[in-house]
Context: one part of a larger RNA
RNA sequence: UUGGGCGUAAAGCGUAAGUAGGCGGGCAUGUUAGUCGGGCGUCAAAGCUCGGGGCUCAACCCCGAAAAGGCGUCCGAAACGGCAUGUCUAGAGAGUGUGAGAGAUCGAUGGAAUUCAUGGUGUAGUAGUGAAAUGCGUUGAUAUCAUGAGGAACACCCAAGGCGUAGGCAAUCGAUUGGCACAUUUCUGACGCUCAGUUACGAAAGCGUGGGUAGCGAAUGGGAUUAGAUACCCCAGUAGUCCACGCCCUAAACGAUGCAUACUAGGUGUGGGGAGAAUCGACCCUCUCUGUGCCGUAGCUAACGCGUUAAGUAUGCCGCCUGGGAAGUACGAGCGCAAGCUUAAAACUC
Numbered sequence: 001u002u003g004g005g006c007g008u009a010a011a012g013c014g015u016a017a018g019u020a021g022g023c024g025g026g027c028a029u030g031u032u033a034g035u036c037g038g039g040c041g042u043c044a045a046a047g048c049u050c051g052g053g054g055c056u057c058a059a060c061c062c063c064g065a066a067a068a069g070g071c072g073u074c075c076g077a078a079a080c081g082g083c084a085u086g087u088c089u090a091g092a093g094a095g096u097g098u099g100a101g102a103g104a105u106c107g108a109u110g111g112a113a114u115u116c117a118u119g120g121u122g123u124a125g126u127a128g129u130g131a132a133a134u135g136c137g138u139u140g141a142u143a144u145c146a147u148g149a150g151g152a153a154c155a156c157c158c159a160a161g162g163c164g165u166a167g168g169c170a171a172u173c174g175a176u177u178g179g180c181a182c183a184u185u186u187c188u189g190a191c192g193c194u195c196a197g198u199u200a201c202g203a204a205a206g207c208g209u210g211g212g213u214a215g216c217g218a219a220u221g222g223g224a225u226u227a228g229a230u231a232c233c234c235c236a237g238u239a240g241u242c243c244a245c246g247c248c249c250u251a252a253a254c255g256a257u258g259c260a261u262a263c264u265a266g267g268u269g270u271g272g273g274g275a276g277a278a279u280c281g282a283c284c285c286u287c288u289c290u291g292u293g294c295c296g297u298a299g300c301u302a303a304c305g306c307g308u309u310a311a312g313u314a315u316g317c318c319g320c321c322u323g324g325g326a327a328g329u330a331c332g333a334g335c336g337c338a339a340g341c342u343u344a345a346a347a348c349u350c
Base pairs, nucleotide, nucleotide: 003322004321005320006319007304008303012318014201015200016199017198021194022193023192025088026087027086028085029084030083031082032081034080035077036076037075038074039073040072041071042070043069049065050064051063052062053061054060091191092188093187094186095184096183097182098181099180103177104176105175106174107173108172109171110154115149116148117147118146119145120144121143125136126135162169163168206247207246208245209244210243211242215241216240220236221235222234223233258317259316260315261314262313263312266295267294268293269292270291271290272289273288274287275286276285299306300305323350324349325348332343333342334341335340
C1' cells in the first nucleotide's frame, strides 16, 4: 500500500501466445443480493458539537438537545451495473479478388577474393613498422601464368528502402510454409481488450556429442615499445567463429518510450494498394487506405524535447519505482552438465 510517478532523474517484463481475474458496442423487454430513496430498530455511559446552568473566571463539573455514519429489517425506484431473453452491425472474425516483400525451413547451383598444393617463367630479396626486429626465402621465396583442392562470406543493385512479435533477415534458383496491405461489403453476429501464474521463441559469448577448419582470431609463444608493459604495434597461433543435434536464457535484448481503443492544425519525402480527372496509353495531377521518415500547430514537459507512429486529451488491463552504498550481493528455493541464471534481504554506514 493513500498519493505521486516510470524517454534522459528510481521505475515498461527481451518478445509473443494465452488460463484464472479485471474491463467490455447499439436497441428492446423482464428481473434485481450491486446502486438509489424512505420508515423502524440498534450502535451503554463518558467524550466531541450546540443550548442552558454551578464552583468569583477558566480548567473542571451538571442538565438538555442534535447531527453524521455503520449494521439489521421492511417498503419503494429501475437511470447506471448485474442476470435472462430477443434483435442489430459501426468492434472482431470469415469469404472472394488482387498485390509487395533480405519473413521462416530445406535442397541445389554460381562468380569474385584469400589460403594451400602441383607445374612453368624468373632471381634475391620479401614481409612488416613511427622506426625496427622476430618471421618467410638460394631445399628458389616475393612477383607472374596455368591447373587443381577446400572452407567461409555474398561486392555492385542498397535506399532516411522492404519483411518479421521481438531476437533478427541480403548471391541465384527450386520446394514447403507463416504473416501483412488494398478492393469488395458476400457471410457470422460482440465471438472483444488486457493478462498474475503458465507455455513458446529469444543476438553474441559459453557448454555437450559428432563433423569441418580457408580467412580471422580470446588464450599462448616470440619481436618491439617502455622505468616496467602480464597492453596498445608486429610475426605466429589454440579454442572459437562454420555444420547437425541437444543445452544455456542473458545484452545499451533501446524508440533507454507496455498493449488496446477513441479524439485533437498542417507541410514535405519515401514503400505498397485503390479510385477519379486527363490521355491512344503510360507519366504528371487530385483524393483515399496502410507502412516508414523529417519539420511543425495546439497541448504537454524540470529542461532537452515530444507533437495523428504523442511524451497531447481520455478509458481499460498488466508490469514496475519509493534516498545513496552495502547489492542485483548473502541465505533459502527453483532451473542448469557446468559457467551461471531467476527470485531476493538485513546488519552496518552516509

The prediction has a mean pLDDT of 87. The part of an RNA shown here (small-subunit ribosomal RNA, central domain) has 350 nucleotides and comes from a Candidatus Moraniibacteriota bacterium. It matches the Rfam family "Bacterial small subunit ribosomal RNA". The RNAcentral record of the full RNA draws on ENA and SILVA.